[in-house]
Context: one part of a larger RNA
RNA sequence: CUGGGCGUAAAGGGCGCGUAGGUUGUUUAGCAAGUUGGCUGUGAAAGCCCCGGGCUUAACCUGGGAUGGUCAGUCAAAACUGCUAGACUAGAGUGCAGUAGAGGGUAGUGGAAUUUCAGGUGUAGCGGUGAAAUGCGUAGAGAUCUGAAGGAACACCAGUGGCGAAGGCGGCUACCUGGACUGACACUGACACUGAGGCGCGAAAGCAUGGGUAGCGAACAGGAUUAGAUACCCUGGUAGUCCAUGCCGUAAACGAUGUCAACUAGUUGUUGGGUAAUUUAAUUACUUAGUGACGCAGCUAACGCGAUAAGUUGACCGCCUGGGGAGUACGGUCGCAAGAUUAAAACUC
Numbered sequence: 001c002u003g004g005g006c007g008u009a010a011a012g013g014g015c016g017c018g019u020a021g022g023u024u025g026u027u028u029a030g031c032a033a034g035u036u037g038g039c040u041g042u043g044a045a046a047g048c049c050c051c052g053g054g055c056u057u058a059a060c061c062u063g064g065g066a067u068g069g070u071c072a073g074u075c076a077a078a079a080c081u082g083c084u085a086g087a088c089u090a091g092a093g094u095g096c097a098g099u100a101g102a103g104g105g106u107a108g109u110g111g112a113a114u115u116u117c118a119g120g121u122g123u124a125g126c127g128g129u130g131a132a133a134u135g136c137g138u139a140g141a142g143a144u145c146u147g148a149a150g151g152a153a154c155a156c157c158a159g160u161g162g163c164g165a166a167g168g169c170g171g172c173u174a175c176c177u178g179g180a181c182u183g184a185c186a187c188u189g190a191c192a193c194u195g196a197g198g199c200g201c202g203a204a205a206g207c208a209u210g211g212g213u214a215g216c217g218a219a220c221a222g223g224a225u226u227a228g229a230u231a232c233c234c235u236g237g238u239a240g241u242c243c244a245u246g247c248c249g250u251a252a253a254c255g256a257u258g259u260c261a262a263c264u265a266g267u268u269g270u271u272g273g274g275u276a277a278u279u280u281a282a283u284u285a286c287u288u289a290g291u292g293a294c295g296c297a298g299c300u301a302a303c304g305c306g307a308u309a310a311g312u313u314g315a316c317c318g319c320c321u322g323g324g325g326a327g328u329a330c331g332g333u334c335g336c337a338a339g340a341u342u343a344a345a346a347c348u349c
Base pairs, nucleotide, nucleotide: 004320005319006318007303008302012317014201015200016199017198021194022193023192025088026087027086028085029084030083031082033081034080035077036076037075038074039073040072041071042069049065050064051063052062053061054060091191092188093187094186095185096183097182098181099180103177104176105175106174107173108172109171110154115149116148117147118146119145120144121143125136126135162169163168206247207246208245209244210243211242215241216240220236221235222234223233258316259315260314261313262312263311266294267293268292269291270290271289272288273287274286275285276284277283278281298305299304322349323348324347331342332341333340334339
């Protein structure tokens, strides 16, 4: 390379947009590049293969034939692919009217709670644990009442509920803004799918500058436990957690399951729409876009999956090839750094 694979054995890129490329709906006409057929030329000889002949056979020698090409030229065919011109509407999109939603951004605002501060009442404990101690408290704590400050998060509603490409998104209000779904018509007329590079987004932690800091809390200090205890438990507590701007670019970034499309029994729950029927109660039936639980066929090593496929197929991309060495070294690229990314070999079993 061929072949085989990627839920859990090695293997789906964290997610999207999109360039080149690959692939591409129905139909008419033409062309003839691919494609198919005929003819001509060529494809040296020897060898291989087939049928004969000659050495007594065989090896060997010898005659004839066949095979052998992404071949060249020429003549034809026009189904399929392609190209050119035209048409269509089932894919895709636009317009119109609605619907649901923690989708995103900015500004404002609300209550509960924790903490601190001030004041009142009040007296000896509080706190913490398996038990304690460190700690706080007669300089009046804890408890309780009133007031104030400040930061962060939004109980109930809340739901295998919703929205988003993923990461993710939850008090309330306003403004700006993206997408989805539904309905009936009108329009464009293949405008599509995928996507190497590329570009953008991307939890937490971390980094830079400037703010902020209630609670929590790496590091650190102390108290315990223990043989020891650089831990688990307790008392404190700095970075951080929060905001703005800029980096970082990684996660069990998981459904461990790439995207798009078609086809293939049923049952049942739920969310958002639509249609019809009626007994007018919100009930039944149908349908559509999601989101769950079972389950036939089929698939699977099994577990399981099963119209939200891991079934049956097609298009395109990514990735895998025994364990360790190693996601490491070296080199390149990126980064302020931390490091990220690309990515071996010797050796060994």